[in-house]
Parts: sequence; structure tokens; C1' cells
RNA sequence: CCGUGCUAAGCGGGGAGCUGGCGGUGCCCUGUACUCGCAAUCCGCCUCAGCGAGGCUGAACUCCGCUUUGAGGGUCCGUUCUGUGGGACUAGCCGGUUAAGUGGUGUGGAAAGUCAGGUCUCGCGCGGCGCAGGCCCGUGAACCAGGUCAGGUCCGGAAGGAAGCAGCCUUAAGCGGUAACCUGUGGGUGACGUGAGGUCGCCUGGCUGGAGCUAACUGACAGGCACAAGCCGGAGAAUGUGAUUCGAUCUGCGGUGCACGG
Repeated sequence: CCGUGCUAAGCGGGGAGCUGGCGGUGCCCUGUACUCGCAAUCCGCCUCAGCGAGGCUGAACUCCGCUUUGAGGGUCCGUUCUGUGGGACUAGCCGGUUAAGUGGUGUGGAAAGUCAGGUCUCGCGCGGCGCAGGCCCGUGAACCAGGUCAGGUCCGGAAGGAAGCAGCCUUAAGCGGUAACCUGUGGGUGACGUGAGGUCGCCUGGCUGGAGCUAACUGACAGGCACAAGCCGGAGAAUGUGAUUCGAUCUGCGGUGCACGG
């Protein structure tokens, strides 16, 4: 190193819940990785932690340890919404208007006006990705494809000739492969080009203009809500690159038994 035979080990895993703890049946996630029986007013075990019976793989691409990755779940916290209970403070809450104050922005140029482009829709072109076919390579016919046809067969007095099996070669249908190239086709394809359309709003830039603009917070105005809103308690739902916890799958590294024979 090879062969044979055995054994360990494995034949899914995880989360929550239950439990003194472990596992299972049940629920959920991942995903396809033996069969039968037991089992949620539970079933079976005891830190070596399902039990009983049977089957398969078998020292391997198995398994174990560490590591990378992080589907998904649990808890807390934050934000928003819905329902409910409470008491009692404040002229409260809701949207609208205003622009006195604060803030933001503005002479590196506000508002306003105007022009252009983009954002939007459709088509075409080019590129890219996928699929199919072609080209190419390989394989590929006992006989009903071709070429050449040993042997043998037939014709002939002979020289020669004929058909033609096997084999070999080349191919058809078929089968398999394929980087580039060609053709067709598809779209959840592209800071690409081009044409047409559309243009309320928003963004970017040019020109005119020459000092405001905004409405986040406080304030003012009128309106609505009415035991309502804010406040406190508790329940539920959604959401978060918030914190924490468990963690499938994946990556890499290391380790991995015995007997016999050659």
C1' cells in the first nucleotide's frame, strides 16, 4: 500500500415550552438526512441522562474538537398604533392660518421670473446574463448505409470475372462533451446611446434679480374634541445595523481503532 473480516461511531439538527435535570411525542425554524412500538390530565431515563426490537453504512467525503459564517427563535429596551382601568392637573389635545421670538439657511447670492437637463412612459440600437440550436470533438450499423473486401462461394478449358460474409475505414439517425464564434429567443438586464411622448410636483445648473426664505420649537388667531387629549397602570400588535441569549447551515485546521493475509 492492497484485500478480507470486525468494532467504536453515525443514520438529521436547532428554538421556545414542560422538567429537579436530560431526551422524546406535540408547536415553530432549517431542510430531506432508517423501520416498528410507547407518549401531554404525558412516555422513558439520571449528568455516560429516551426506552424496547430490527435494519443500513462502517475506519470513511464518517465522527470528534477548535474555528469562520449567522437562517431563525427567546428576553429586555426604544418608537408608533389599538383596546381597557384610574384619578386629577392644566384652559389640555387635534389639524389649519400667522411669522413676534429661538433655530436652520442665505451677498461663495434668498424669494420671484425665465431657460435647459434629470426624475416618468414607450420604441429602437449596442452590451451583458440565461435558454435552445448550429459549428467543433468523441462515440456510433452482424444483416435491411458506403468503400475496401482475407477466407470461402459462383461462372469460365484457361486467362480472368461476378456477387459478397467477417475484419478495417468513413459516415447517417442516436448518444455524450464543448472555451471561443454564429443564429434565434427571453427578462425583476445596464450611472450606455438614440428617437418619440409627457412634464402638477421634486432635484441640478445657467441668466435676470438684489435680501430674504423656512415653519422644527415657543408665541398669536379662529375652529373642532369633551369627560375627550396629555398623565399613570396594565394588555395586544407592528417595527428597530438597539442590548443580550440560544443557535441550524457553511469555511478552515487538527485528530481518528482492531485482527488476518499478500
Overview:
Predicted 3D model of a 262-nucleotide RNA (Bacterial large signal recognition particle RNA) from a Thermomicrobiales bacterium. Rfam family: Bacterial large signal recognition particle RNA. The family's RNA type in Rfam is non-coding RNA gene. The RNAcentral record of the sequence draws on ENA.